Context: one part of a larger RNA
RNA sequence: UGACGGGGGCCCGCACAAGCGGUGGAUUAUGUGGUUUAAUUCGAUGAUACGCGAGGAACCUUACCAAGACCUAAAUGGGAAUUGACAGCUAUAGAGAUAUGGUUUUCUUCGGACAAUUUUCAAGGUGCUGCAUGGUUGUCGUCAGCUCGUGCCGUGAGGUGUUAGGUUAAGUCCUGCAACGAGCGCAACCCUUGUCACUAGUUGCCAUCAUUAAGUUGGGGACUCUAGUGAGACUGCCUACGCAAGUAGAGAGGAAGGUGGGGAUGACGUCAAAUCAUCACGGCCCUUACGUCUUGGGCCACACACGUAAUACAAUGGGCGAUACAGAGGGCAGCUACACAGCGAUGUGAUGCGAAUCUCGAAAGUCGUUCUCAGUUCGGAUUGGAGUCUGCAACUCGACUCUAUGAAGCUGGAAUCGCUAGUAAUCGCGUAUCAGCCAUGACGCGGUGAAUACGUUCCCGGGCCU
Repeated sequence: UGACGGGGGCCCGCACAAGCGGUGGAUUAUGUGGUUUAAUUCGAUGAUACGCGAGGAACCUUACCAAGACCUAAAUGGGAAUUGACAGCUAUAGAGAUAUGGUUUUCUUCGGACAAUUUUCAAGGUGCUGCAUGGUUGUCGUCAGCUCGUGCCGUGAGGUGUUAGGUUAAGUCCUGCAACGAGCGCAACCCUUGUCACUAGUUGCCAUCAUUAAGUUGGGGACUCUAGUGAGACUGCCUACGCAAGUAGAGAGGAAGGUGGGGAUGACGUCAAAUCAUCACGGCCCUUACGUCUUGGGCCACACACGUAAUACAAUGGGCGAUACAGAGGGCAGCUACACAGCGAUGUGAUGCGAAUCUCGAAAGUCGUUCUCAGUUCGGAUUGGAGUCUGCAACUCGACUCUAUGAAGCUGGAAUCGCUAGUAAUCGCGUAUCAGCCAUGACGCGGUGAAUACGUUCCCGGGCCU
């Protein structure tokens, strides 16, 4: 000077408390450990690994294993030589890679171009080291801190400033002071949402006037909406307290009130934190193999243990019929209206749309009816049979449909997690990846829509002073 203390003081945070819903019990999905295996590729491991890298493992991917092959190589460039091939089609052998044979076979301004083969120079490595590194990332933490210049104090390490008294979400601001200033952070500037005005009305909208089955058409720019420019909120005004900063008020006005809500934004640093398997790179290692190609298998195994989820255990519910209302996205090797066939997954035909024009599309809700507390008309695992679709190919190992089957489960021990408002809870919809999909995941979107916070003694984490 720091760090630490079951030392002290002050303060904050879904930290506790007050509430609501879960996890821990069941079944399934998924990740991990372990075990097994020819291989079950590799990495991530308290918080900060475990639906994580992976925003898609049947082949490919793929890095692993078995077997079969290749050696300037799968790619690209330079030099030299040779040729007019190579590729395609086809036959044979083979699991295929590949090997062998047949057939077809360049342009030209004649300088060459193009391509292939041979040769030569540069290969290649998801091999090791994240404790040699760059870059990127997590975490403390969106916590309020971390420093510098000059001056002053101290022999010096250092101190002061940054402490003190108030105040704030904040080292935010005010007052004081051997300090005076400044930088990185805070805040603001950025995006979005909430109100209004102006500009512009097509593919959007429809109040008035006609018209229609229908904003369908004429017409209209008022309204909604779209998307560009502005306005608006600053403790500005009032009252109380205060030196000030500021605090309090169911105050006024206002769509919004004291940071309006949300996002992006992450200081100096910490954990030799993570990543050599995104990429780059030092060193080391392999070079007829630790490189490269192929077929098949594996990454999907299964006594078990843990994490994260989905679905339930029912009547605030299940079934059946009728009926209403979104937002944000996607679409041409695509989304598909509509019609027909099928119980259905889907198929056949057909139409519109590169889309504010066409299309993909709600559920909970509401109305009616049934079930009457039961392992049930709850629950849907598992398994038999029959199919649909994608794709060379669904055996290992796809999704979906129909039919039959109908397991565990009657609210979960110790313990433990999330959340303070359009939040929790609950309901569906979309997208990326993608031929298809193991998505119950991830990331978004809207619909319905609560309860509680006395307070800071205690648990956890953090800040300041001592």
RNAcentral holds the full RNA, with entries from ENA, Greengenes and SILVA. Small-subunit ribosomal RNA, 3' major domain from an uncultured bacterium, 466 nucleotides, folded computationally. It matches the Rfam family "Bacterial small subunit ribosomal RNA". Gene Ontology terms of the family: ribosome and structural constituent of ribosome. Its mean pLDDT, the model's own confidence on a scale to 100, is 83.